[in-house]
Formats: sequence, C1' cells, structure tokens
RNA sequence: UUUGAAAAAGGCAAACCGAUCGAAAGGUCGGCAACGCAAAGCCACGGGGCUACGAACAGAGACCUACCCCGACUCUGUUUACGCCAGCCGGGUUGCCAUAA
Repeated sequence: UUUGAAAAAGGCAAACCGAUCGAAAGGUCGGCAACGCAAAGCCACGGGGCUACGAACAGAGACCUACCCCGACUCUGUUUACGCCAGCCGGGUUGCCAUAA
C1' cells in the first nucleotide's frame, strides 16, 4: 500500500425501560438486550432526511363596538435552520485484526 472471503484478539450496540437536558427532532447517563456493524471511531463539508421554540404568510375564533375595519390576542395550517441525524449516501480524518505484494 491492496483486500475484508475465511479465521481470530478484541470492540460497538438497534429496539425497549428509567433518569436527565431540550419547544421538538434529538442528545447524555444507567438498566435490559443483541436489530445489526470492518470503521456503527471522529468531523455536519456536499446531497438527503427529521424537527419548528421563534419568524413570515394564510384561515378561523373570541374580544371590542350602534355597526364595520385594522392592530394586538387565541387556535389551526403552510413555509422557513442558524437546531438535529455520522446506524441514509458521498467526502475528510484516525485506527484494530487478518490478507496479498
């Protein structure tokens, strides 16, 4: 440097449950367990996916009023990443075992 067929030393851990952080997606820790993984180690750089507190827009409601409109308010919907996913793919980076040269 190549490859991951077989073997072996060892490693990781989906789902579920509890605690905790978060608006959520999701994260962390613990329990139990073994869906899987040759980088399922690490990095959100490209694509993709997830979420939407907030913001923008639209609709409805209620309030007010002699009546109407606007604004603010409440609810619903849509859009939105600077949030999240490295166990979606690509890329970057580090590395165990075996293998071939």